[in-house]
Molecule: transfer RNA
Organism: Acetanaerobacterium elongatum
RNA sequence: UGGGCUGUAGCCAAGCGGUAAGGCACAGGACUUUGACUCCUGCAUCCCGAUGGUCCGAAUCCAUCCAGCCCAA
Numbered sequence: 001u002g003g004g005c006u007g008u009a010g011c012c013a014a015g016c017g018g019u020a021a022g023g024c025a026c027a028g029g030a031c032u033u034u035g036a037c038u039c040c041u042g043c044a045u046c047c048c049g050a051u052g053g054u055c056c057g058a059a060u061c062c063a064u065c066c067a068g069c070c071c072a073a
Base pairs, nucleotide, nucleotide: 001072002071003070004069005068006067007066010024011023012022018056026042027041028040029039030038049065050064051063052062053061
C1' cells in the first nucleotide's frame, strides 16, 4: 500500500428492512437457621464503532472514516 473478516449490554452472542433473542454476570424477591442450589422479576429508554445517504421505516442496504484481526506485497 492492496484485499478480506469483525465491531450489538460488564462479558459471550443471535439478528440478514417492520422498533434487538438467549446465556453468564449484576439488582430485587421467594425458598433456607445462614449460605449454596433452585425458582420468579428486572436489566441495550433516542443510542447496535462514528458521520452522512437511501427508504414510509435501517443494527440490517450504500458511501466515507475509525478500531481490531488475517492474507499478500